[in-house]
């Protein structure tokens, strides 16, 4: 460098749940809180999963959402085996 990922070191990130707010709606932002995470940093390319709408008999097709459902893509602290 790449490849791994420790009872290392330094940090980060923020589930469920409340509060407040945008949104038909799944959900998203802030604020409080931690379940957890070696990418729980970004990308909606590809499965899946959820909303709306369409079509109608048999399923498909349009918009969206979900990176902390999985694959991929891309950047990236540290340096033990």
């Nucleotide at each position: 460098u790449c490849c791994c990922g420790a009872u290392a070191a330094a940090g980060g990130c923020a589930a469920a749940c409340c509060c407040a707010u945008c949104g038909a709606g799944a959900g998203g932002u802030g604020g409080g809180g931690a379940c957890g995470c070696a990418a729980a940093g970004c990308c909606a390319c590809g499965g899946g999963u959820c909303u709306g709408g369409a079509u109608c008999u048999a399923u498909u097709c349009c918009a969206g959402a979900c990176a902390g459902c999985c694959g991929g893509g891309u950047u990236a602290c540290c340096g033990a085996a």
Molecule: c-di-GMP-I riboswitch aptamer
Organism: Thermincola ferriacetica